[in-house]
Molecule: transfer RNA
Organism: Hyphomicrobiales bacterium
RNA sequence: AGGGGUAUAGCUCAGUUGGUAGAGCGGUGGUCUCCAAAACCACAGGUCGUGAGUUCAAAUCUUACUGCCCCUGCCA
Numbered sequence: 001a002g003g004g005g006u007a008u009a010g011c012u013c014a015g016u017u018g019g020u021a022g023a024g025c026g027g028u029g030g031u032c033u034c035c036a037a038a039a040c041c042a043c044a045g046g047u048c049g050u051g052a053g054u055u056c057a058a059a060u061c062u063u064a065c066u067g068c069c070c071c072u073g074c075c076a
Stems, first nucleotide, its partner, number of pairs: 001072007010025004019056001027043005049065005
């Protein structure tokens, strides 16, 4: 340099007709307990990497860029 993959909650990841953004773990509060753990209940937590475009409507389609991973190549 060229090609491919990937980016969604604090972490690991779902999200296939384009139509209300989710789970597990973690966090906070409560119940229980002498206290704690466990268990159970509830709650909070998201500019869906950034910009632009298409659309009534975009995490999802198109495009440019950025980060990370992989492959190929060039120089030394």